Predicted 3D model of RNase P RNA and transfer RNA as a complex of 411 nucleotides. It holds a member of the Rfam family "Bacterial RNase P class A". Its family is annotated with tRNA processing, dimeric ribonuclease P complex and ribonuclease P activity in the Gene Ontology. By type it is a ribozyme.
RNA sequence: CAGGUCAACCAGGUGUGCGCGCUCCUUCGGGAGUGAGGAAAGUCCGUACACCGCAGAGCAGGAUGCCAGGUAAUACCUGGAGAGGUGAGAACUUCUGGAUCGGGCCACAGAAACAUACCGCGUGAAAACGCAAGGGUGAAAUGGUAGUGUAAGAGACUACCGCACGGCCAGCAAUGUCCGUGGCAGGGUAACCCCCAUCCGGUGCAAGGUUAAACAGGGAAGAGAACCUGCUCGGUUCGUCUGAUUCCCGGGUAAACCGCAUGAGCAGCCUGGUGACAGGUUGUCGAGAUAGAUGCAUACCCAACGACAGAAUACGGCUUAUCGGUUGACCUGAGUA
RNA sequence: GCCACAGUAGCUCAGCUGGUAGAGCAGUCGAUUCGUAAUCGACCGGUCACGAGUUCAAAUCUCGUCUGUGGCUC
Numbered sequence: 001c002a003g004g005u006c007a008a009c010c011a012g013g014u015g016u017g018c019g020c021g022c023u024c025c026u027u028c029g030g031g032a033g034u035g036a037g038g039a040a041a042g043u044c045c046g047u048a049c050a051c052c053g054c055a056g057a058g059c060a061g062g063a064u065g066c067c068a069g070g071u072a073a074u075a076c077c078u079g080g081a082g083a084g085g086u087g088a089g090a091a092c093u094u095c096u097g098g099a100u101c102g103g104g105c106c107a108c109a110g111a112a113a114c115a116u117a118c119c120g121c122g123u124g125a126a127a128a129c130g131c132a133a134g135g136g137u138g139a140a141a142u143g144g145u146a147g148u149g150u151a152a153g154a155g156a157c158u159a160c161c162g163c164a165c166g167g168c169c170a171g172c173a174a175u176g177u178c179c180g181u182g183g184c185a186g187g188g189u190a191a192c193c194c195c196c197a198u199c200c201g202g203u204g205c206a207a208g209g210u211u212a213a214a215c216a217g218g219g220a221a222g223a224g225a226a227c228c229u230g231c232u233c234g235g236u237u238c239g240u241c242u243g244a245u246u247c248c249c250g251g252g253u254a255a256a257c258c259g260c261a262u263g264a265g266c267a268g269c270c271u272g273g274u275g276a277c278a279g280g281u282u283g284u285c286g287a288g289a290u291a292g293a294u295g296c297a298u299a300c301c302c303a304a305c306g307a308c309a310g311a312a313u314a315c316g317g318c319u320u321a322u323c324g325g326u327u328g329a330c331c332u333g334a335g336u337a
Numbered sequence: 338g339c340c341a342c343a344g345u346a347g348c349u350c351a352g353c354u355g356g357u358a359g360a361g362c363a364g365u366c367g368a369u370u371c372g373u374a375a376u377c378g379a380c381c382g383g384u385c386a387c388g389a390g391u392u393c394a395a396a397u398c399u400c401g402u403c404u405g406u407g408g409c410u411c
Stems, first nucleotide, its partner, number of pairs: 001333010012301007020035006037308001041319002044317005049204004056233004061200005066080005081096006097195002102193002104189003118135002120131004143161006162184001163182005169176002208258004217249005224238005265284008302306001338409007347362004356393001364380005386402005
């Protein structure tokens, strides 16, 4: 210098003019301040908050699944372990509770897909018996390689590898190194049911609360109904003709305030930790509508004319969309010293 | 804003307990008829909305994306 990998960050700026929402001031003419995002998105998770009479027991249902830690919490994040894949490399990426609780499924092909022998090998005249090395089928065929052995063969036996179990050591643990024992325990599928462990009450700000305004009732069914709760037990409230509740027709209001902007907030520094993160300290306040504001024009600047896109109770994550640019670490190649 | 459901041939729908994707209508050709319709026979037509994953194998199972539909105030 070129190409690449990972991490972090920016997401046009300034002036003028005309507009819009909110707050404050006002001499009611107006003036001043402030005004989207890294994803505000998808609504996929987790919470806060609110209500259901504080929600009890069992069943059903749902979620998660190597180990340890972080956190308000999680399906998220960090670090680590095992098995595999891609790349020349930096690096990236997938999977991981259980297949002896039990059940289901495994098309076609193939002898056989869970208990089996078609071709074949051997003995034998044949019938029959022994065998599973080789062939063939398939996604998958009952450990692999070499040797011994045998009628032919076979973990039948031996060595190494793999596997299972046990022990020492290291580690919080998953697990790993080493040593010993066993001749092999018997296919796959749990993003099929299921089993095991842990967790989960329901509904979502159209939750819910306060005030104001307006109106007109009628008909039918009716002894139980509503809620916690999908079901059972159990419980609470209202009601049994002075009739709860449900359905149908009709009528009214669709206004204001709170919830709702100081919060698991943001920024700097210090300390602890490999890290996610935690603690301390200083500074700071940065949108709040209710048919829903945040825009347009113009001039200059920049290497780039500037992508994806727009709050609606709030926050932490994940996922998806995104023109381009900056910084740091590392890898590969070339050149120079 | 919140919560559900759906996407398969030109149209309306099956298939969704994984194993070669079907039906009716429409379209094309032929038969029948003097001719048309009806009827009969044959044919055509599919990236199973899209992209990944699990699996030997995915329309079907899992995850993400897009589009459409429905419900919810006092």